[in-house]
Context: one part of a larger RNA
RNA sequence: UGACGGGGACCCGCACAACCGGUGGAGCGUCUGGUUUAAUUCGAUGCUAACCGAAAAACCUCACCAGGGCUUGACAUGCGGUGUGUCGUACCCGAAAGGGUACUAGGUGUCCCUUCGGGGACACCGCGCCGCACAGGUGGUGCAUGGCCGUCGUCAGCUCGUGUCGUGAGAUGUUGGGUUAAGUCCCGCAACGAGCGCAACCCUUGCCCUGUGUUACCAGCGGGUAAAGCCGGGUACUCACAGGGGACUGCCGGCGAUAAGUCGGAGGAAGGAGGGGAUGACGUCAGGUCAGUAUGCCCUUUAUGCCCUGGGCUACACAGGCGCUACAGUGGCAGGGACAGAGGGAAGCGAAGCCGCAAGGUGGAGCAAAUCCCAAAAACCCUGUCGUGGUGCGGAUUGGGGGUUGCAACUCACCCCCAUGAAGGCGGAAUCGGUAGUAAUGGCGAAUCAGCAAUGUCGCCGUGAAUACGUUCCCGGGUCUUGUACA
Numbered sequence: 001u002g003a004c005g006g007g008g009a010c011c012c013g014c015a016c017a018a019c020c021g022g023u024g025g026a027g028c029g030u031c032u033g034g035u036u037u038a039a040u041u042c043g044a045u046g047c048u049a050a051c052c053g054a055a056a057a058a059c060c061u062c063a064c065c066a067g068g069g070c071u072u073g074a075c076a077u078g079c080g081g082u083g084u085g086u087c088g089u090a091c092c093c094g095a096a097a098g099g100g101u102a103c104u105a106g107g108u109g110u111c112c113c114u115u116c117g118g119g120g121a122c123a124c125c126g127c128g129c130c131g132c133a134c135a136g137g138u139g140g141u142g143c144a145u146g147g148c149c150g151u152c153g154u155c156a157g158c159u160c161g162u163g164u165c166g167u168g169a170g171a172u173g174u175u176g177g178g179u180u181a182a183g184u185c186c187c188g189c190a191a192c193g194a195g196c197g198c199a200a201c202c203c204u205u206g207c208c209c210u211g212u213g214u215u216a217c218c219a220g221c222g223g224g225u226a227a228a229g230c231c232g233g234g235u236a237c238u239c240a241c242a243g244g245g246g247a248c249u250g251c252c253g254g255c256g257a258u259a260a261g262u263c264g265g266a267g268g269a270a271g272g273a274g275g276g277g278a279u280g281a282c283g284u285c286a287g288g289u290c291a292g293u294a295u296g297c298c299c300u301u302u303a304u305g306c307c308c309u310g311g312g313c314u315a316c317a318c319a320g321g322c323g324c325u326a327c328a329g330u331g332g333c334a335g336g337g338a339c340a341g342a343g344g345g346a347a348g349c350g351a352a353g354c355c356g357c358a359a360g361g362u363g364g365a366g367c368a369a370a371u372c373c374c375a376a377a378a379a380c381c382c383u384g385u386c387g388u389g390g391u392g393c394g395g396a397u398u399g400g401g402g403g404u405u406g407c408a409a410c411u412c413a414c415c416c417c418c419a420u421g422a423a424g425g426c427g428g429a430a431u432c433g434g435u436a437g438u439a440a441u442g443g444c445g446a447a448u449c450a451g452c453a454a455u456g457u458c459g460c461c462g463u464g465a466a467u468a469c470g471u472u473c474c475c476g477g478g479u480c481u482u483g484u485a486c487a
Stems, first nucleotide, its partner, number of pairs: 001487002003484003007481007015471002019434005026325008034316002042053002064311007073134001077133008088103006106125008136300002139298003145294001147289003150285001152283001157196006163172003176187003202277004207245007216235003221232003248271001251265005327427001331386007343374003348367002353362003393424001398419007440463007
């Protein structure tokens, strides 16, 4: 100087407390451990691994296994030799890959021959073969690395120059009194300044104005319909897209040191950082990644490379994590009625109509889309029904029948219908999330994608709470201080 303390003081955070909802019990989904296996490819392992890499494992992917094959190689560049067989077509073996047989064009330039059709030689290009140099490797090392990322932590810290103090390590500044979300600001001070962080500048959302109105909108006027911005018309409104205004403790009062600031009030759509996002200091964990890519070294070279068929990654006594659906009446079911936002669409989205109980089929209008389509939002409201029963709750499991995608659904896809109807009575010790448009709850969309194992992820809107006395305690962190046999 740090680190540490079941030392102290002060302070903060959904850290505790208060409140709401869960997990831990059940079934299923998914990931992991373990076990099994020819293989169940690999990585990630407290917080910071475990719906994580994987925003899509039937083939492919694929790295694993079995078997069948190839060897200058599936791919790049170059050299030497050689050939014109290559491309293509046909046939044979084969599961395919691959192997074999036969036939069969080369292009450009120069020269020679020519019956003017063409033929021959050489060089180059292309292609094949032989050989060489090399290719290739998801083989190893993340403890050789770059890059990127997680974490402490959006925490308020981490440092430097000069000066001063100290023999020196170092200290001071950065400590102190206040204050703040903040090393934020004020005051003081042997310090005075500065840098990286904080904040602001950026995006979004909440209010207003201006401009522009089609594909958006419809107040007034006219037309029109079963209904409809449907048409003429209009740009007022909504909305869209640009630009601007607006919030600054600016105003008033109290407190404070006359400061920084804080408390209350006015006005305001909004207040003292309005809400959300992006943004992550010096560093820590030899944290993670050689399997995204890059890359040193090592290893491999008829194989640890490459191709193919099939299998596996989907196994199952068991254990753990994260989820979904429930255990019902604030509910289930049936009929009727209403209101979103954000997205996607051409090898695409696909309307109306018709067929089918349905999945779906048919059909093709319209739409490169503020125009058309996906599209129905659902919870909600109204009416009816069920009446506490393992039930008209719950839907696992299994049987049968069908549909769709795809070369192909046995291993191993999704969906529909009929039948079947399991566990489950609100869950031990323990444990997680959330402070407001949050939790809880309801649906909608997208990426990936032929299809889909999505209950995942990332977004969107609807309905919409309860509670916080307080900081003693648990966890993490910050500042000062103290002890230390630790560095």
A computed fold for a 487-nucleotide part of an RNA from Persephonella sp. KM09-Lau-8, annotated as small-subunit ribosomal RNA, 3' major domain. The full RNA is in RNAcentral, with records from SILVA.